[in-house]
This is a predicted structure of a 332-nucleotide RNA (Bacterial RNase P class A) from a Thermotogaceae bacterium. The coordinates come from a structure-prediction model, not an experiment, and the mean pLDDT is 79. Lineage of the source: Bacteria > Thermotogota > Thermotogae > Thermotogales > Thermotogaceae. It was read from a public genome assembly, where an Rfam model found it. Rfam family: Bacterial RNase P class A. Rfam describes the family as follows. Ribonuclease P (RNase P) is a ubiquitous endoribonuclease, found in archaea, bacteria and eukarya as well as chloroplasts and mitochondria. Its family is annotated with dimeric ribonuclease P complex, tRNA processing and ribonuclease P activity in the Gene Ontology.

């Protein structure tokens, strides 16, 4: 200077004028807030309201290496194995000797067992034949690899080295990782059924309560009913509740923003975070609030708008900026 890799910000700013919502105020006036990094998806995880079965069990359903953060998670961090890269970095993670199912097409032959013999090698016979599974082909993948003895050719049949598998030591909380020894070797697939080991009460701010209006009741069960489905125990309600027909209301407040909140600074910690002082209050609509215009600056700008609240993941983004790693090439 170039290619790369991971991780942060910004995504208009100051000012005036008028208009919106909101708090303040008895009213007004003044004053002071007022959409996002994803507010989107509704996938997790909770917070908070209800519900006497929130006890247990079955059926269902989530996660899946090891350890650690967190209220909690399917999320974050560190580590350990494996694969891809020259690399920084990425991606992946229970079990296949509990069973079941599947490995088309190619090919001799594709795991219940002696597997398999096309082309080929050898040894006999030229009468039927014996051996072999190393070498060639097909496959995605051929029943341990690479070398060498060995043989009639041949094979772990025998050695070396390496994988696997067992085992005995040893180091780590642990996943695992070293080393020694040792008979020779015991496909592949579980986001196929399935199984292991941990976890799961439902519904959900249209939860939930409170004023204030207005109506009109009728049948039906008693083995009946009380918040996913099944079922056990309890334990509470009743001519109510549940379930069918019909009818009246949809009007105000409250939940509604002070929270597992933010930000500074120090300490512990590889980290994620955690503790401690310190200072901050940054939207609460409800037919749903950001609009319009001027002036400097700056840009020529995506994706896009809260509706209970919050941690997380995923997606969608134009342009810009900062950090920290890597590799290649130059020059000093």
């Nucleotide at each position: 200077g170039g290619a790369g890799g991971a991780g942060a910000g910004c995504g208009g700013u100051g000012g005036g004028u008028c208009g919106c919502g909101g708090c303040u105020u008895u009213g007004a006036g003044a004053g002071c807030c007022g959409a996002g990094g994803a507010a989107a998806g509704u996938c997790c995880g909770g917070a908070c309201u209800c519900c006497g079965u929130a006890g247990g069990g079955c059926a269902g359903g989530g996660u899946g290496c090891c350890g650690g953060g967190u209220a909690a998670c399917g999320c974050c961090c560190g580590g350990c194995c494996g694969g891809a890269g020259c690399g920084a970095u990425c991606c992946g993670g229970g079990g296949a000797u509990a069973g079941c199912g599947c490995c088309a097409u190619a090919g001799a032959g594709a795991c219940u067992c002696c597997a398999g013999a096309c082309c080929g090698c050898c040894c006999g016979u030229u009468u039927u034949g014996g051996g072999c599974a190393a070498g060639g082909g097909u496959g995605g993948a051929a029943a341990g690899g690479u070398g060498g003895g060995g043989u009639a050719a041949a094979a772990g049949c025998c050695c070396a080295c390496c994988a696997g598998c067992g085992u005995u030591g040893g180091g780590g909380u642990a996943a695992c990782c070293c080393a020694g020894c040792g008979g020779c070797u015991c496909g592949g697939u579980a986001a196929g059924c399935c199984u292991c080991a941990c976890c799961c009460g439902g519904a959900g701010c249209a939860a939930g309560g409170g004023c204030a209006a207005g109506c009109a009741g009728g049948g039906g069960a008693a083995u009946g009913g009380g918040u996913g489905g099944c079922u056990c125990c309890g334990c509470c309600c009743g001519a109510a509740u549940c379930c069918c027909c019909g009818g009246g209301u949809a009007g105000c407040c409250c939940g509604c923003u002070u929270g597992a909140g933010g930000a500074g600074u120090g300490c512990g910690g590889u980290g994620a975070c955690g503790c401690a002082c310190u200072c901050c209050c940054a939207a609460g609509a409800u037919u749903g609030a950001u609009g319009a215009u001027c002036c400097a600056c700056g840009g020529c700008a995506a994706c896009a708008g809260a509706a209970u609240c919050c941690g997380g993941c995923u997606u969608a983004c134009a342009g810009c900026u900062c950090u920290c790693c890597u590799c290649c090439a130059c020059c000093a």